This is a predicted structure of a 73-nucleotide RNA (transfer RNA) from an Actinomycetes bacterium.
RNA sequence: GGGCCUGUAGCUCAGCUGGAAGAGCGCCUCGGUCGCAUCGAGGAAGUCGCCGGUUCAAAUCCGGUCAGGUCCA
Numbered sequence: 001g002g003g004c005c006u007g008u009a010g011c012u013c014a015g016c017u018g019g020a021a022g023a024g025c026g027c028c029u030c031g032g033u034c035g036c037a038u039c040g041a042g043g044a045a046g047u048c049g050c051c052g053g054u055u056c057a058a059a060u061c062c063g064g065u066c067a068g069g070u071c072c073a
Stems, first nucleotide, its partner, number of pairs: 001072007010025004019056001027043005049065005
């Protein structure tokens, strides 16, 4: 330098054919317990890496770019 893969909540990851974002763990509150843990109920937390384009509508399609991984040279 070139090819491919990945980037979504604090962490690990889903997200179909474009219709507008979820799970587990963690965190907070409450219940329960003498107390702790388990358990139950509720809640907060997202520029979907970034910029632009297409579209009535983009995490999803297209172009560029950044970061990481891997292979080739």
Its Rfam family is "tRNA". Rfam links the family to the GO term triplet codon-amino acid adaptor activity. Its mean pLDDT, the model's own confidence on a scale to 100, is 81.